[in-house]
């Protein structure tokens, strides 16, 4: 030098001048709402700025993804409390972190890459069901086409008929362990060796799993992203949540009186009954029980105000931890609206594109933009910087 791997950072600078939004300060006008005197019938004045209106200055003002709205949560209102069950979704190696989570972080197993490193819905298939296309003789209590073999028959040949054999051929994604030797009529775990596997043991690890040595002659195909079995987890709705204020109807509420299922009587009290309120049970609990008559209460549209932005926060440091993250200290305040502000020009620069031999000239700024917030995950992103890395090639 060339090829790669992998984290992590940035998303144009600076000015001038014009214009947006949000608090806060000054500062001017004004008197319908506010205070307030004076007249007492629609008057006249005065004061203040808290609603009104304009002016000046300070001073903040989008993102890494503000997006997808996929997960996880705070917060909120809503439902009959618990508790067990079922039902329904959702997660699925292990440890760990974390408010949590399907996110992270370290292992482990399985795969692919010379390697750095990358990927993987990764529980259970010896509870049950089911399902395995097409080809194929035969696909799950397997199977004789071809092929080897044995035995009979005969018309002695490309024969026929019994039987035996999965070693070899074909078929598929998959053939009911593999490979070598023994054996055998031919073959077969049928019998050894080494592989595989399989329950059980030591042995190391916290664990997931790894490592041993004997045993078992194989007995257990795949599929769980098909039903299912386990272990855990989960109520349900979203800031247009919601709560306050707030004309007038109409609907709703409370409370008193007469009345109101049944049985006792001491006659105004006791017992016992019904209905209805969750998916189920079971123990709570709560509402109901004609009607008619006063009295009060009260609403929730346009509309204002809260919630609302200080908060699992940023930055620095130092301590622990392989890591993700944790803890202290010190310091900062970082849009908050209302259908929605955060922009324009110019002018030098700074990336990059092109052209020119050169001075220079010309274009031209990547995705995309808050809306109760936070943690994450996906997914878009021109260009530019930084760290560690692994593989080759030169030189010394």
């Nucleotide at each position: 030098g060339c090829g790669g791997a992998u984290g992590g950072c940035u998303g144009g600078a600076u000015g001038a001048c014009c214009g947006c939004g949000g608090c806060g300060g000054c500062u001017c006008a004004u008197a319908g709402c506010u205070c307030u005197g004076c007249a007492c019938c629609u008057g006249c004045g005065g004061a203040u700025a808290g609603c009104u209106g304009g002016g000046c200055c300070g001073u903040c003002g989008a993102g890494g993804a503000a997006a997808g709205u996929c997960c996880g949560g705070a917060c909120u209102c809503c439902a009959u409390g618990a508790a067990g069950c079922a039902a329904c979704g959702g997660u699925g190696c292990c440890g760990g972190g974390u408010a949590a989570c399907g996110c992270c972080c370290g292992g482990c197993g399985g795969g692919g890459g010379c390697a750095a490193c990358c990927c993987c819905a990764g529980g259970g298939a010896a509870a049950g069901c089911g399902c395995c296309a097409c080809a194929g003789a035969g696909a799950a209590c397997a199977g004789a086409c071809c092929g080897c073999c044995c035995u009979g028959c005969c018309u002695u040949g490309u024969g026929c008929a019994g039987g035996g054999u999965c070693a070899g051929g074909g078929u598929g994604a998959a053939a009911c362990g593999g490979u070598g030797g023994g054996g055998u009529a031919a073959g077969a775990g049928c019998c050894c060796a080494c592989c595989g596997c399989g329950g059980a043991c030591c042995u190391g690890g916290c664990a997931a799993c790894a490592g041993g040595g004997a045993c078992g002659g194989c007995a257990c195909g795949g599929c769980a992203a098909g039903c299912c079995c386990c272990a855990c987890c989960g109520g349900g709705a979203g800031c247009a949540a919601c709560g306050c204020c707030g004309a007038a109807u109409a609907g709703g509420g409370a409370c008193u009186g007469c009345g109101c299922g049944c049985c006792g009587c001491g006659u105004g009290c006791g017992g016992c009954a019904g209905g209805g309120g969750a998916g189920c049970u079971u123990c709570g609990c709560c509402c109901c029980g004609a009607g008619c008559a006063g009295u009060c209460c009260g609403g929730g549209u346009u509309g204002g105000c809260g919630g609302c932005u200080a908060g699992a926060u940023c930055c620095u440091g130092c301590g622990g931890g392989c890591a993700a993250c944790c803890g202290c200290a010190g310091g900062g305040c970082c849009a908050g609206a209302g259908g929605a502000a955060u922009g324009g020009u110019c002018a030098u620069c700074c990336a990059g594109g092109g052209g020119g031999c050169a001075a220079c000239c010309c274009c031209g700024g990547a995705c995309a933009a808050a809306a109760u917030c936070c943690g994450g995950c996906u997914u878009a992103c021109a260009g530019g910087c930084c760290a560690u890395c692994c593989g080759u090639g030169c030189a010394a």
Predicted 3D model of a 396-nucleotide RNA (Bacterial RNase P class A) from Rhodobacter xanthinilyticus. The model forms 97% of the base pairs in the Rfam consensus. It is recorded under the gene name rnpB. The RNAcentral record of the sequence draws on ENA and Rfam. The source organism's lineage runs through Bacteria, Pseudomonadota, Alphaproteobacteria, Rhodobacterales and Rhodobacter. Its Rfam family is "Bacterial RNase P class A". Rfam's curators write: Ribonuclease P (RNase P) is a ubiquitous endoribonuclease, found in archaea, bacteria and eukarya as well as chloroplasts and mitochondria. It is annotated as a ribozyme.